Model confidence (mean pLDDT): 82 of 100. The RNA shown here (c-di-GMP-I riboswitch aptamer) has 88 nucleotides and comes from Deltaproteobacteria bacterium ADurb.Bin151. Lineage of the source: Bacteria > delta/epsilon subdivisions > Deltaproteobacteria.

RNA sequence: GCUUGAAAAGGGCAAACCUCCUGAAAGGGUGGGGCGCAAAGUUCCUGACCUAAGUCUUCAAGAAAGAUAGGGUGGCAGAACUGCCGGG
Repeated sequence: GCUUGAAAAGGGCAAACCUCCUGAAAGGGUGGGGCGCAAAGUUCCUGACCUAAGUCUUCAAGAAAGAUAGGGUGGCAGAACUGCCGGG
């Protein structure tokens, strides 16, 4: 440097659920919790997915319905960058 994750060591992260805070919502944050994870580290770059406050359209003018991300997820796939320990 390439490849790999069977066993091991030291550690790391933290799903559901509960609490409080926050947000229009989706969701996010704190603490508890621990299903899982060898990139469950970083970037939203591509796709996917969630929401629809605002905006636009329709309208029977009541609200409602539809469209829309500039709001999100990334513990969904890919890409880029970085990285612990061990094996070959």